Molecule: small-subunit ribosomal RNA
Organism: uncultured bacterium
RNA sequence: CCCUUAGAGUUUGAUCCUGGCUCAGGACGAACGCUGGCGGCGUGCUUAACACAUGCAAGUCGAGCGGGGAUGAUCGUGGAAGGGCUUCGGUCCGGAAGUGAUCAUUCUAGCGGCGGACGGGUGAGUAACGCGUGAGCAAUCUGUCCCAUACAGGGGGAUAACACUUGGAAACAGGUGCUAAUACCGCAUAAGACCACGGCACCGCAUGGUGCAGAGGUAAAAGGAGUGAUCCGGUAUGGGGUGAGCUCGCGUCCCAUUAGAUAGUUGGUGAGGUAACGGCCCACCAAGUCGACGAUGGGUAGCCGACCUGAGAGGGUGAUCGGCCACAUUGGAACUGAGAGACGGUCCAGACUCCUACGGGAGGCAGCAGUGGGGAAUAUUGGGCAAUGGGCGAAAGCCUGACCCAGCAACGCCGCGUGAAGGAAGAAGGUUUUCGGAUUGUAAACUUCUGUCCUUGGUGACGAAGGAAGUGACGGUAGCCAAGGAGGAAGCCCCGGCUAACUACGUGCCAGCAGCCGCGGUAAUACGUAGGGGGCCAAGCGUUGUCCGGAAUGACUGGGCGUAAAGGGCGUGUAGGCGGCCGAUUAAGUCUGAAGUGAAAGUCCUGCUUUCAAAGUGGGGAAUUGCUUUGGAGACUGGUUGGCUUGAGUGCGGAAGAGGUAAGUGGAAUCCUCAGUGGGGCGGUGAAAUGCGUAGAGAUUGGGAGGAACACCAGUGGCGAAGGCGACUUACUGGGCCGUAACUGACGCUGAGGCGCGAAAGCGUGGGGAGCGAACAGGAUUAGAUACCCUGGUAGUCCACGCUGUAAACGAUGAAUGCUAGGUGUUGCGGGUAUCGACCCCUGCAGUGCCACAGUGAACGCAAUAAGCAUUCCGCCUGGGGAGUACGGCCGCAAGGCUGAAACUCAAAGGAAUUGACGGGGGCCCGCACAAGCAGCGGAGCAUGUUGUUUAAUUCGAAGCAACGCGAAGAACCUUACCAUGUCUUGACAUCCAAUAAAAGCUAUAGAGAUAUAGUGUGACUUCGGUCGUAUUGAGACAGGUGGUGCAUGGUUGUCGUCAGCUCGUGUCGUGAGAUGUUGGGUUAAGUCCCGCAACGAGCGCAACCCCUAUUGUUAGUUGCUACGUAAGAGCACUCUAGCGAGACUGCCGUUGACAAAACGGAGGAAGGCGGGGACGACGUCAAAUCAUCAUGCCCCUUAUGUCCUGGGCUACACACGUAAUACAAUGGUCGUCAACAAAGGGAAGCAAAACCGCGAGGUGGAGCAAAUCCCCAAAAGCGAUCUCAGUUCGGAUUGCAGGCUGCAACUCGCCUGUAUGAAGUCGGAAUUGCUAGUAAUCGCGGAUCAGCAUGCCGCGGUGAAUACGUUCCCGGGCCUUGCACACACCGCCCGUCA
Repeated sequence: CCCUUAGAGUUUGAUCCUGGCUCAGGACGAACGCUGGCGGCGUGCUUAACACAUGCAAGUCGAGCGGGGAUGAUCGUGGAAGGGCUUCGGUCCGGAAGUGAUCAUUCUAGCGGCGGACGGGUGAGUAACGCGUGAGCAAUCUGUCCCAUACAGGGGGAUAACACUUGGAAACAGGUGCUAAUACCGCAUAAGACCACGGCACCGCAUGGUGCAGAGGUAAAAGGAGUGAUCCGGUAUGGGGUGAGCUCGCGUCCCAUUAGAUAGUUGGUGAGGUAACGGCCCACCAAGUCGACGAUGGGUAGCCGACCUGAGAGGGUGAUCGGCCACAUUGGAACUGAGAGACGGUCCAGACUCCUACGGGAGGCAGCAGUGGGGAAUAUUGGGCAAUGGGCGAAAGCCUGACCCAGCAACGCCGCGUGAAGGAAGAAGGUUUUCGGAUUGUAAACUUCUGUCCUUGGUGACGAAGGAAGUGACGGUAGCCAAGGAGGAAGCCCCGGCUAACUACGUGCCAGCAGCCGCGGUAAUACGUAGGGGGCCAAGCGUUGUCCGGAAUGACUGGGCGUAAAGGGCGUGUAGGCGGCCGAUUAAGUCUGAAGUGAAAGUCCUGCUUUCAAAGUGGGGAAUUGCUUUGGAGACUGGUUGGCUUGAGUGCGGAAGAGGUAAGUGGAAUCCUCAGUGGGGCGGUGAAAUGCGUAGAGAUUGGGAGGAACACCAGUGGCGAAGGCGACUUACUGGGCCGUAACUGACGCUGAGGCGCGAAAGCGUGGGGAGCGAACAGGAUUAGAUACCCUGGUAGUCCACGCUGUAAACGAUGAAUGCUAGGUGUUGCGGGUAUCGACCCCUGCAGUGCCACAGUGAACGCAAUAAGCAUUCCGCCUGGGGAGUACGGCCGCAAGGCUGAAACUCAAAGGAAUUGACGGGGGCCCGCACAAGCAGCGGAGCAUGUUGUUUAAUUCGAAGCAACGCGAAGAACCUUACCAUGUCUUGACAUCCAAUAAAAGCUAUAGAGAUAUAGUGUGACUUCGGUCGUAUUGAGACAGGUGGUGCAUGGUUGUCGUCAGCUCGUGUCGUGAGAUGUUGGGUUAAGUCCCGCAACGAGCGCAACCCCUAUUGUUAGUUGCUACGUAAGAGCACUCUAGCGAGACUGCCGUUGACAAAACGGAGGAAGGCGGGGACGACGUCAAAUCAUCAUGCCCCUUAUGUCCUGGGCUACACACGUAAUACAAUGGUCGUCAACAAAGGGAAGCAAAACCGCGAGGUGGAGCAAAUCCCCAAAAGCGAUCUCAGUUCGGAUUGCAGGCUGCAACUCGCCUGUAUGAAGUCGGAAUUGCUAGUAAUCGCGGAUCAGCAUGCCGCGGUGAAUACGUUCCCGGGCCUUGCACACACCGCCCGUCA
């Protein structure tokens, strides 16, 4: 200088951390699914080292040899066909077939030579000198090849082939006879070699090696071709080269739940064997050898160059290519040979297959193809020796499934194409829609082009190197030229987050998806389909599997252990690791230079070359981080050596201590026992009981016995390594501390194994046994109570001697050393000051506490006694569960301890802190919450609502508080939604179209009615064309639905709660969630106000503003009021009405309080501390209520789930609950008085007066009044008399009879009156409700709804109490604080058993 390092999801309500799981990347000899145009280059049984049909894969040399065959020539032999002549008797030519010899050419079974040990395949075995790397052989061999030297003389005997023959089915084997050689064997020769012997010289690395000369011994040979020159061979020796063998250093997987292994084992001597060393083998001798630096055993595996991944360090792999090794059906063995313990050789044995005449034989694809089988899965029984290479040969040549090619397969990498440009009516179609549109989309159509691939035709290679010629499997291939024609060529995956990309429909916890988190239960961007979209995806794309990465998640680089997983219970000490200061030396480590090696290929850089690329390249360079040898340096570590004193130890002088062991002694208390006194209980508990006691307990006094433990002192005091140690005395004994500086001179630190100590409980043997007390028994408690409580009580607790060896053995914090601000206690020992002390002050060392800075930490916290900063050593951890379990081993008398897994399963488990909620936690405070009171409810009958039941239907909703006299402010029909029967089907209702007609109404008939039929009857405007409204009919769009979903919604409402809270901005603190503010001290009804404060401000709530009411002023006054016997008229003082004001603010005084806020008391005032009441309801909670008020998404019905009608039902009735009214009576009933006093309302399809009729309900009647005018309207409790405690002169249910009213209609099913009847009920169990003043209680009056119907609801006034000590408790709420494993938040979470 260059190159180089990425994260995300998932534990929680949220946060930080720890920690696992998962994903995004790359790779593959891959497989599977969908799809598939072309070319180049590669790759292709990973499984059954399973079995193999068939063909081929190793032959060659006739110039080594003897035969044999074929062809040709020559010479013999032979004499055919045919021909000439013929007297037909023959004769002459002719020379074929056959046959013999010689020669030439050629083929070859056999002998012989060389090669079959290479090439090719596979990875079973092997944990090994097998492989890698680096050395060595003075302990070795090497055919063919190269170089050099020397030599080849002369003989011999066989044997295959062949012939004859024997046996056998065959394979094959045997016998007799003949024959050759470059086959075999002697003899001769020996430069050189070898053997033994002695000599000389030189050298080295221990045995030793090399060279020279001497004498003795041993062993050689082959010929062939050629006319020839000559060539090819042969023998011996040396050298070289190549190849091989052996030895050594280092490296090379997992298990210690494999810890001891080993008898040829280790070594020696001698002999054998080998090319060679060696226990390689043998005889004898010795007893060694290996091992925690992991022997032995078990499991797994060919090793490497390299390949994949990674920033690197590493991790994984060992296909193709290359090197080495091993194997060739399994096991064993040798032969030949230069080389083999031999893939296509031999022999033996085993298994298997085949042939057989049953006697015997044959075979080995892990060579190339191919077959069966196995398997998710892997190709042609192809062409050629043209090239490269190999064997043989003198050569031609032959052989070569090595190799070169082709075929099959998207198996991989690389390249190309499937068109290009223009083209908006933004076509059609699809999808979607808010119906406007949007999107598909310049996409298509259409126009103009191009020709890569493709098709056809033509041409046509390089690869061939030879001296020339000839020679090409691939191949008529690549390339080139021409023509044709957009024509033949796009899919796959995904679209919730991670992660680029969204809508519709279908489905409805189903079907399904899913890598993790997780989707799906009727509106699914997560399933399926479609449309659209995304892809630095593309002839591929996904899935599955495996490896690396991310993972700092085994951390060398590069982690941790107080609480998350993790410090050994403690000491002592072996091996090991590490180690003070000053010198000298050495050079093992270390640093640096050089040399050798690290094969080639591969990777990287740079060239060259396929038009580019992948490929190719025996071009160059880098790199190969390693090993070996050697030179140098000498700081540091190590070794050796000399010194030092500060680390460590010893000595001397002191003081402290529950340190340990043993023996002895002491007092208090409990229990027991004896005796005395005494007389009825004691004991125990929340309350009791069991238990003890008149046979004298308990209590008390005295005597005695026995065991255990040591009050006070006593203290975050002391000692000890830890466990632990507590009366006193004595004996023995360990350690620490202070002071001193005499001695040694690094003697130190840590410490795997080992050894020792080690609470309690437990075990063994023998004692002891007072108290306590597992087990056990009894009594209680409880639903139960194998517990907690009580009464007893055995082991045990105590002692001695053994064993056990574990604990929350904790500071949850290993040991040692050094360093790093302080403050304040305490224990031990010193120093200084002070005349001696006590005491005080300053100060040193060693312990032991608290607070706190820096620092550190996830936080909590730690902080000189570190959890800070560093060093050394040991132990331990690697998600939760399974599990400290199983098996094995070791220990133990046993109980059990130590060591210590896996299958399977989950996506978490966990730490610290935060906010809430919760607590039978704490503190403070409030509320008719309790308490104090009054009146009730719960018992009765009745009214009403609800459950349940019943029913054709008993329509629906509301469900703890916060459903139940609730929706419903009023079900006889209607209402009405329900049921039965009967109707209608564009509809009872709305809009649009067409035709017809007016329609409506009225009358009659049928019918339960809806309805049907008949009769009658006839609009408005008009420019006379028609229009408007109405009805009927018809067609469809549509209407309609009190059908579903309140868990799809809006709106409205309830509730906590009229509780005082809920938040925000900025700032500050915290890594963060969050905190602060809002907490604290007071005060208030109140987060109301004051003070303080890292907070300062603000918002929604509180309060106030609004209405009614209480006092008053003023204004206005009719229908009100006034005079009064009445009215007109007058007036507005009063009452009243309704407008505007005033008034109350702790404003004033005093006390308390903090000089505050405020509280208490008082004055004045109609009213006093919010005067009383109402409206008003923060952030939010309850998926609270309502789709049946209304609105509304989606779903459903459409001759019905819509519509109309009649009748019925909502009013049923063994029961149960809620809410009211009425009572049970004397505070009362009845009668009388008809004499008195309200407020607030209502009134026209209405309220209705007077008068008359009726016992009455009511009727007749109709004045007046759209109302401060008239009417409803009478107020009632009150007062007087009577009744006299009874089921009554109480109570009024039920029922009979007779009536009244409303209404088409009172049967189911209304209200009222009269008369008669006269039920239960005598104050209500457990439990429970309301109310704090004009309130409760009690009394009547009015209104809404409404034809009628009120004990309900909403209002109005009259009369008018009692009590509140107080906040312990119940319920609800607010604030602070604490705990928490809860967060759906205690109706939580969660454990066990059973199914």